A computed fold for a 119-nucleotide RNA, annotated as FMN riboswitch aptamer (RFN element). Its mean pLDDT, the model's own confidence on a scale to 100, is 86.
RNA sequence: AGGAUUCUUCGGGGCGAGGUGUGAUUCCUCACCGGCGGUAAAGUCCGCGACCCACGAAAGUGGCUGAACCGGUGUGAUUCCGGUACCGACAGUUAAAGUCUGGAUGAGAGAAGAAAAGC
Numbered sequence: 001a002g003g004a005u006u007c008u009u010c011g012g013g014g015c016g017a018g019g020u021g022u023g024a025u026u027c028c029u030c031a032c033c034g035g036c037g038g039u040a041a042a043g044u045c046c047g048c049g050a051c052c053c054a055c056g057a058a059a060g061u062g063g064c065u066g067a068a069c070c071g072g073u074g075u076g077a078u079u080c081c082g083g084u085a086c087c088g089a090c091a092g093u094u095a096a097a098g099u100c101u102g103g104a105u106g107a108g109a110g111a112a113g114a115a116a117a118g119c
Base pairs, nucleotide, nucleotide: 002119005115006114007113008112009111010110016030017029018028019027031099032098033088034087035048036047037046038045043086044085052063053062054061055060068084069083070082071081072080090102091101092100
C1' cells in the first nucleotide's frame, strides 16, 4: 500500500394558473419533476434498484420492467449546446393521478466513513 470481513451514517423529485363540472391538484390547455452505477456531464444508451407476479416457513430465487430524434461543437457526446418530441408501478378517491393520500418512520441500487484477519 492493497485487503477477506464487520459496523455506522446517508440514500426520490414534482400541480402553480386557467377551463368544464354537483364533484377533478385525477379530465382539457399551459406548468412542474427526473433514484443508482457505467460512459464526454444521460428520465429516453448499457446495466441496476424500486413496484408488480410466481415459488418459498424464511432467507431468497426466478420472471416482468416505460420513453428520442434532428442539427452543431469536439479526438471522443443518443450524455454538452440549439431545436422539437416522448415516458412514468400498485391501492385509494364525490371524477380517470408521474405531481394528492397510502403501504413507506418501509425497502433499496448504491454513496461516504470507521474498524480490520491472513498474506
Source information
The sequence was found by an Rfam model in a public genome assembly. Of the family's consensus pairs, 100% are formed in the model.